[in-house]
Molecule: Bacterial RNase P class A
Organism: uncultured Gemmatimonadales bacterium
RNA sequence: AUGGUGGAGCGAGACGGUCGCGGCGCGACGUCCGCGUUCGAGGAAAGUCCGAGCUCCAUAGGGCAAGCUGCCAGGUAACGCCUGGGCGUCGAAAGGCGACGGAUAGGGCCACAGAGAACAGACCGCCCGCCUAGCGGGUAAGGGUGAAACGGUGGGGUAAGAGCCCACCGCACGGCUGGUAACAGCCCGUGGCACGGCAACCCCCAGCUGGAGCAAGGCCAAAUAGGCGACGAGGCCCGGCCCGGGCCGCUGGAGUCGCGGGUAGGUCGCUUGAGGUGACGGGCAACCGCCAUCCCAGAUAGAUGACCGUCCGGCGCAAACGUGCUGAACAGAACUCGGCUUACGGCUCCACCAUGCCU
Numbered sequence: 001a002u003g004g005u006g007g008a009g010c011g012a013g014a015c016g017g018u019c020g021c022g023g024c025g026c027g028a029c030g031u032c033c034g035c036g037u038u039c040g041a042g043g044a045a046a047g048u049c050c051g052a053g054c055u056c057c058a059u060a061g062g063g064c065a066a067g068c069u070g071c072c073a074g075g076u077a078a079c080g081c082c083u084g085g086g087c088g089u090c091g092a093a094a095g096g097c098g099a100c101g102g103a104u105a106g107g108g109c110c111a112c113a114g115a116g117a118a119c120a121g122a123c124c125g126c127c128c129g130c131c132u133a134g135c136g137g138g139u140a141a142g143g144g145u146g147a148a149a150c151g152g153u154g155g156g157g158u159a160a161g162a163g164c165c166c167a168c169c170g171c172a173c174g175g176c177u178g179g180u181a182a183c184a185g186c187c188c189g190u191g192g193c194a195c196g197g198c199a200a201c202c203c204c205c206a207g208c209u210g211g212a213g214c215a216a217g218g219c220c221a222a223a224u225a226g227g228c229g230a231c232g233a234g235g236c237c238c239g240g241c242c243c244g245g246g247c248c249g250c251u252g253g254a255g256u257c258g259c260g261g262g263u264a265g266g267u268c269g270c271u272u273g274a275g276g277u278g279a280c281g282g283g284c285a286a287c288c289g290c291c292a293u294c295c296c297a298g299a300u301a302g303a304u305g306a307c308c309g310u311c312c313g314g315c316g317c318a319a320a321c322g323u324g325c326u327g328a329a330c331a332g333a334a335c336u337c338g339g340c341u342u343a344c345g346g347c348u349c350c351a352c353c354a355u356g357c358c359u
Base pairs, nucleotide, nucleotide: 001355002354003353004352005351006350007349008348009347010346013311014310015309016308017307018306019305021040022039023038024036025035026034027033042330046341047340049339050338051337052336053335054213055212056211057210061247064244066209067208068207069206070205071085072084073083074082075081086100087098088097089096090095101204102203106202107201108198109197110196123143124142125139126138127137128136129135130134151169152168153167154166155165156164171191172190173189174188175187176185177184178183217268218267219266220265227259228258229257230256231255237253238252239251240250241249275294276293277292278291280289281288282287312327313326314325315324316323317322
């Protein structure tokens, strides 16, 4: 210098002015209105995918069914998230990804090709024999088919071959060492020298899970049809405990079910929080502790816009002085928060990897 990898920040502006919006505060006030050195969309507000806070179902328990997660150790309110490790895989590397419990409980699948695809198999080939352009026997080392062919390399042995035998590797079992553990080992011993893969197929194992959701749910006002029908009625019956089914328990009761009608207005919920920022301390880190400091939208046909000037940033032209355009991507809160995922123009900073050059 170039290319790449990982992370952090900013976020289309800042300052001033002139008008214009919403909340809040103050004043005035029937409403309207005036003032304010008061606040006013995002890193994803998006997807609605996880987890919760909160609300309702009166209070609970143990099962079934259903669903989710799946290496180890930590973090967190919790999670399917984050951090650090292990193993596997991709990459030359920095790094990325994870579909990461079990195939010896059982079921199922592995198309086509191929001789043969799970305790399979002889097409070509090799060897032997014979009644010799063929037949019979042996073989699975070589070739071929395929995503995958029932261990690999070398040697011995054999008619030719084969773990048939041997050495090393590999595999299985047992032990030892290190590590909290997952795991690891140029460690030791023994050995049959071998019965593949898929569980984001069913399934088994371990752990977790009540449901619905701010259109939750309260309060106020108003209106209509205190309507109609069926069943039933003193507890041995009926209903309720909000996905389904059932047990126990608790509880209410003449109601239960169905059809139909009215209102869908106002107000609360609605923003002080597992909150933001900073210093110090602990920890590899995620994060935690403690102290200090700050209040940072609450709308409801739904607010934050326009113009001017300067600075700053971007794009184009120019050798340069400068000049023209412009604020250019993805995109707007609606109960709140912790995550993940997706979309995205530009700028700045840090660390690491690789190559080249110079010293």